[in-house]
RNA sequence: UGAAUAUGAAAGCCGAGUUUCUUUUUUUGAAAACGGGGGAACCAUUGUAGUAAGGGGUGAAUCCAAUUCCAUUCAUGUAAUGGGAUUGAUAGGGUACCUGUAAACCCGAAUCCGUCAGCUAACCUCGUAGGCUUUAUGGCAGGAACCU
Numbered sequence: 001u002g003a004a005u006a007u008g009a010a011a012g013c014c015g016a017g018u019u020u021c022u023u024u025u026u027u028u029g030a031a032a033a034c035g036g037g038g039g040a041a042c043c044a045u046u047g048u049a050g051u052a053a054g055g056g057g058u059g060a061a062u063c064c065a066a067u068u069c070c071a072u073u074c075a076u077g078u079a080a081u082g083g084g085a086u087u088g089a090u091a092g093g094g095u096a097c098c099u100g101u102a103a104a105c106c107c108g109a110a111u112c113c114g115u116c117a118g119c120u121a122a123c124c125u126c127g128u129a130g131g132c133u134u135u136a137u138g139g140c141a142g143g144a145a146c147c148u
Base pairs, nucleotide, nucleotide: 010134011133012132013131014130018032019031020030021029033128034127035126036125037124038123043118053115054116055113056112057111058110064088065087066086067085068084069083070082071081072080073079074077092107093106094105095104097143098142099141100140101139103137
């Protein structure tokens, strides 16, 4: 001097997941705000597995194709069905004031209920996480904020 790692501060991103008050040694709570579920009439729907059956919720995370593996069935095959893995693509979603627009770069998961729930006023009820970044992603148009 440079790089990497860890910690802290600050500023931010995804997301509903924040703020205030109280308790105040700790525990426990309350309110606001934001978000979710259940739940009439009207309307809508017409279901109900037996070949490893369904149905529904949160969420952007849905519909597919190809290859391959396993299992089941049978008429034993270049078969059908179900499940998994990999790859590609896709509905959709994100990226530092906000909105729109064009481009670029990413995501396109996971999990819960437990045979049960359409919409849904009143009403009832639940949540307040978790994970990450370090000058970012730049342009154009309009607007806002701040400063003068």
c-di-AMP riboswitch aptamer (ydaO/yuaA leader) from Paenibacillus agricola, 148 nucleotides, folded computationally. It was read from a public genome assembly, where an Rfam model found it. The source organism's lineage runs through Bacteria, Bacillati, Bacillota, Bacilli and Paenibacillus. Rfam family: c-di-AMP riboswitch aptamer (ydaO/yuaA leader). Rfam's curators write: This family represents a conserved RNA structure found upstream of the ydaO and yuaA genes in Bacillus subtilis and related genes in other bacteria. The coordinates come from a structure-prediction model, not an experiment, and the mean pLDDT is 75.